[in-house]
Context: one part of a larger RNA
RNA sequence: CUUGCAGCAAGACGGAAAGACCCUAGAUCCUUUACUUGAUUUUCGUACUGUAGGGAUUAUAAAUUUGUGUAGAAUAGGUGGGAGUUUUGAGCAUUCGUGAAAUACCACCCUAUUUAAAUAAUAUCCUACUUAUUUAUUAAUACUAUUAAAGAAACUACGAAAAAGAAAGUUUACUUGGGACGAGUAUCUCCUAAAAAGUAACGGAGAUGUACAUAAGGUAAAUUAAAAACGUAUAAUGGCUUAAAUUUGCUUGACUAUAAGAUCGAUAGAUCAAAUUGGGACGAAAGUCAGUCAUAGUGACCCGAUAUUUAAGAGUGGAAUUUAAUAUCGUUCAACAGAUAAAAGGAACUCUAGGGAUAACAGAUUCAUCGUGAUUGAGAGUUCAUAUCUAUGUCACGGUUUGAUACCUCGAUGUCGACUCAUCUUAUCCUGAAAUUGGAGUAGAUUUCAAGGGUCUAGUUGUUCGCUAGUUAAAAAGGUACGUGAGUUGGGUUCAGAACGUCGUGAGACAGUUCGGUCCCUAUCUGCUGUGAG
Numbered sequence: 001c002u003u004g005c006a007g008c009a010a011g012a013c014g015g016a017a018a019g020a021c022c023c024u025a026g027a028u029c030c031u032u033u034a035c036u037u038g039a040u041u042u043u044c045g046u047a048c049u050g051u052a053g054g055g056a057u058u059a060u061a062a063a064u065u066u067g068u069g070u071a072g073a074a075u076a077g078g079u080g081g082g083a084g085u086u087u088u089g090a091g092c093a094u095u096c097g098u099g100a101a102a103u104a105c106c107a108c109c110c111u112a113u114u115u116a117a118a119u120a121a122u123a124u125c126c127u128a129c130u131u132a133u134u135u136a137u138u139a140a141u142a143c144u145a146u147u148a149a150a151g152a153a154a155c156u157a158c159g160a161a162a163a164a165g166a167a168a169g170u171u172u173a174c175u176u177g178g179g180a181c182g183a184g185u186a187u188c189u190c191c192u193a194a195a196a197a198g199u200a201a202c203g204g205a206g207a208u209g210u211a212c213a214u215a216a217g218g219u220a221a222a223u224u225a226a227a228a229a230c231g232u233a234u235a236a237u238g239g240c241u242u243a244a245a246u247u248u249g250c251u252u253g254a255c256u257a258u259a260a261g262a263u264c265g266a267u268a269g270a271u272c273a274a275a276u277u278g279g280g281a282c283g284a285a286a287g288u289c290a291g292u293c294a295u296a297g298u299g300a301c302c303c304g305a306u307a308u309u310u311a312a313g314a315g316u317g318g319a320a321u322u323u324a325a326u327a328u329c330g331u332u333c334a335a336c337a338g339a340u341a342a343a344a345g346g347a348a349c350u351c352u353a354g355g356g357a358u359a360a361c362a363g364a365u366u367c368a369u370c371g372u373g374a375u376u377g378a379g380a381g382u383u384c385a386u387a388u389c390u391a392u393g394u395c396a397c398g399g400u401u402u403g404a405u406a407c408c409u410c411g412a413u414g415u416c417g418a419c420u421c422a423u424c425u426u427a428u429c430c431u432g433a434a435a436u437u438g439g440a441g442u443a444g445a446u447u448u449c450a451a452g453g454g455u456c457u458a459g460u461u462g463u464u465c466g467c468u469a470g471u472u473a474a475a476a477a478g479g480u481a482c483g484u485g486a487g488u489u490g491g492g493u494u495c496a497g498a499a500c501g502u503c504g505u506g507a508g509a510c511a512g513u514u515c516g517g518u519c520c521c522u523a524u525c526u527g528c529u530g531u532g533a534g
Stems, first nucleotide, its partner, number of pairs: 001534008010526003014521002022355006028347004034170004040163008050129006056122005062114001065112001067110001074103001077109005084092002133150004138145002173185003182202001186208006209336001210233001211292002217251007231240002234297001236295003255278001257276002261272004267337001280289003303330006310324003362409001363407001364405003368402001370398006379389002416491001417489003421483001422480005429454003432449006456470005497515004501510003
């Protein structure tokens, strides 16, 4: 070296199961003060439903009374008429006076009360009856009948309401350096934006959901240092003395009807706009005026309301709580190109489709953080930076920490610690060899070389770590998928059971706690160990 046999399990990102964690999309089950229904229960009305009696209330009728602030003869209900009333007398009024209002007499009305074999009415109340109806009973059962109880109640039907996760159907947005929590979602201004336009990010800053008719609109006139401020309703930016600024006068163009032509935009749509027409404002006139110095101040379609009266009227003629046209109004439809008129949650009992398009382990990249070193050398070191310690600034290296990224793996790369077995690095803890010393010696300190060998046992805790106790020459730091589960364990974490605390109305939840809880693989290849043969 070739080829056997017996072994070991380091690798074949070994086998097994289209990952159960996570996300995306969907499902299912569960919850509730999500939405919409809703069994059921209750109430009311009508029907099934009949015969009587009595009250109550209201209205009408009749009669008799009722009405007190102060002032005033005095107990003035109100209003209208009214100068007389009465045979006479007497009296009462008018007059006077008091008062907010004046009396006799007549009429009507209000307020309170009484009377009755009166009349009428009722969304009214009570009581009785039995024939509908109901229950029980006897006749073996049924029809039906007997007896007893109940009774116009109940049952039942229909209609109108109230409560209603018993039950049902659904909804519960997206963006996102994984998701959740948070934040945002439309419009305007600036920067980013790279001197045309345009241009992203959970990039950096702000503003808006209006305001103004005693103009902050229109027009005419006047005023205004200076190279540029003030002011210009409001954010920012860009403008503005020919003023777009300020003051004064007069005013309503913050108009009607047609709009060529351009700019931006995928579209929808947005913006600018000459000219023509009617009738106006200001100005001597020329002219200017279709809101505001410009850029924000907003919402499609549907549905509805109002105005106008112009059109249609579905076989024909009429019509409508009808339809259309024009104008205006009603949306924090703000998730602002607006899914519906109308909608929240839980799942560790879970399930499916997928994803390494996306997280947790490990790897990779990076190295802010972390560790190590160099350099600078303020300072400490009695003096003296560099025996030793070392601020500040700068430059490297490492890839053991915490991160960042999301590049391999979600048709599976098993995750902490312990046990076992290790192997490597040196930035060396001990042992070995040196240098410097602020090295007398002993004992040390710092640095250089050095990886041959070595580098503990207990207690507590699942712990790594740490603390404690006792030893030791020393009890070094690390890498190896935080070495090692087809080698062991399974105490912890991380399924299903259960409990506590806290949170939640609840289903349930908690890098809170607690008790419990299936670790599969007969080795094909590589590798390694032992042992044969050629």